[in-house]
RNA sequence: UCCGACGUAGUCUAGGUGGUUAGGAUCUCCGGCUCUCACCCGGAAGACCCGGGUUCAAGUCCCGGCGUCGGAA
Repeated sequence: UCCGACGUAGUCUAGGUGGUUAGGAUCUCCGGCUCUCACCCGGAAGACCCGGGUUCAAGUCCCGGCGUCGGAA
């Protein structure tokens, strides 16, 4: 330099053929349980890499950029 895949909470991850509150686990916080802690139960907060385009509507499709991983020179 070129080619390909990927980018979603602090961490890991789901999201079909674009559709009405972006879901789960973990972490954190609050409450319950317990003599207390832990476990367990209930609840809360927290995310679509950036910019543009298409569309009534984009996490999803298209283009560019950035980053990570793999490959070729």
The prediction has a mean pLDDT of 82. Predicted 3D model of a 73-nucleotide RNA (transfer RNA) from Ostreobium quekettii. The sequence is in RNAcentral, with records from Rfam. It matches the Rfam family "tRNA". Rfam links the family to the GO term triplet codon-amino acid adaptor activity. It is annotated as a transfer RNA.